c-di-GMP-I-GGC riboswitch aptamer from a bacterium, 86 nucleotides, folded computationally. The sequence was found by an Rfam model in a public genome assembly.
[in-house]
RNA sequence: AUCGAUAAAGGCAAACCAUCUGUAAAGGUGGGGCGCAAAGCUGCGGACCCGUUACUAAGUAAUGACGGGCAGCCGGGUUGCCGAAG
Numbered sequence: 001a002u003c004g005a006u007a008a009a010g011g012c013a014a015a016c017c018a019u020c021u022g023u024a025a026a027g028g029u030g031g032g033g034c035g036c037a038a039a040g041c042u043g044c045g046g047a048c049c050c051g052u053u054a055c056u057a058a059g060u061a062a063u064g065a066c067g068g069g070c071a072g073c074c075g076g077g078u079u080g081c082c083g084a085a086g
Stems, first nucleotide, its partner, number of pairs: 002086001003083002011036002016031006034072001040078003044075003048069006054060002
């Protein structure tokens, strides 16, 4: 360095419940604990989720555009604790 023990010291916290914020997705705080070796940080790419959406005579356009969310979906970037076996 790779890798990840029924190792040690610690850490985080899904569903659900209470409460607050938000149109919503979702988020904050407290309880809770399914899991997690980056389940630390970062919306850079993709996926997914929510909201809004026209111009017009005909017609065009939505598998779009714009805004938001999600880092515990997959990648990218960046920082980092411990040290058995191989």
Rfam family: c-di-GMP-I-GGC riboswitch aptamer. Gene Ontology term of the family: cyclic-di-GMP binding. The family is grouped with related families in Rfam's "c-di-GMP_I riboswitch clan".